[in-house]
Transfer RNA from a Candidatus Altarchaeales archaeon, 73 nucleotides, folded computationally. It matches the Rfam family "tRNA". It is annotated as a transfer RNA. Its mean pLDDT, the model's own confidence on a scale to 100, is 84.
RNA sequence: GGGGCUAUGGGGUAGUCCGGCAUCCUAGUUGGCUCCAGACCAACCGAUGGGGGUUCAAAUCCCCCUGGCCCCA
Numbered sequence: 001g002g003g004g005c006u007a008u009g010g011g012g013u014a015g016u017c018c019g020g021c022a023u024c025c026u027a028g029u030u031g032g033c034u035c036c037a038g039a040c041c042a043a044c045c046g047a048u049g050g051g052g053g054u055u056c057a058a059a060u061c062c063c064c065c066u067g068g069c070c071c072c073a
Base pairs, nucleotide, nucleotide: 001072002071003070004069005068006067007066010026011025012024020056028044029043030042031041032040049065050064051063052062053061
């Protein structure tokens, strides 16, 4: 220098092929239960790496950038 893969709540993860309410687990918070705590039950909380484009609508399609991994030179 060229190419491929990858990026989703605090942590992990599904959804991307074929555009249509962002899934689940865990953590956290609150309540219940308990003498207290744990466990258990219920509710809440919080995310699509950044920018732009296409579209009625983008995690998903297109372009650029950034980080990580790998291959070629």

The sequence is in RNAcentral, with records from ENA.